[in-house]
């Protein structure tokens, strides 16, 4: 350097969930409470997944001069999330079989 089998030691993080005149179109994120859980649950959207659909695009229906334009359903779309999904990269404290 490299792995992590068991036992310490010192910590760390921060799940459902509650709470916010807080971002945001929504997933979400922030901040505070909590403590399911994690040897990287420190960090990075690089790959696969996976959520969301403001926008855009499409069928279809309404209103209409069946044009064009609006409006509603659907549907499909990432530029917008998720690092506690999984790979990948990167840094890292303690001991050590």
């Nucleotide at each position: 350097u490299c792995g992590g089998a068991a036992a310490a030691a010192a910590g760390g993080c921060a799940u459902c969930c509650c709470c916010g005149u807080a971002c945001g179109a929504a997933a979400g994120u922030c901040g505070g409470g909590u403590a399911c859980g994690c040897a990287a649950a420190g960090c990075c959207a690089c790959g696969g997944g996976u959520c969301u659909a403001c926008g855009g695009c499409g069928c279809a229906u309404g209103u209409c001069a069946c044009c064009a334009a609006c409006a509603u359903u659907c549907g499909c779309u990432a530029u917008g999330g998720c690092a506690g999904c999984c790979g990948g990269g990167u840094u890292a404290c303690c001991c050590u079989a």
Overview:
c-di-GMP-I riboswitch aptamer from Paenibacillus sedimenti, 97 nucleotides, folded computationally. The organism belongs to Paenibacillus, within Bacteria. It was read from a public genome assembly, where an Rfam model found it.